[in-house]
Molecule: transfer RNA
Organism: Albimonas donghaensis
RNA sequence: GGGCGCGUAGCUCAGUGGUAGAGCACUAUGUUGACAUCGUAGGGGUCGCUGGUUCGAUACCAGCCGCGCCCA
Repeated sequence: GGGCGCGUAGCUCAGUGGUAGAGCACUAUGUUGACAUCGUAGGGGUCGCUGGUUCGAUACCAGCCGCGCCCA
């Protein structure tokens, strides 16, 4: 340099055009002598960036950035 894949919550990930989600983690609370477990409630997102298509984009298209694999 070229090809392919990935980028969504603190972590691991789902979500193929119409309200952004799950598990774990975190906070509060109940239970306990206390801790853990468990129950209940809650907080947390520029969906990598810019532009395009569309009535509407996390999802489609282009460029760029970052990471990984392969080729040279």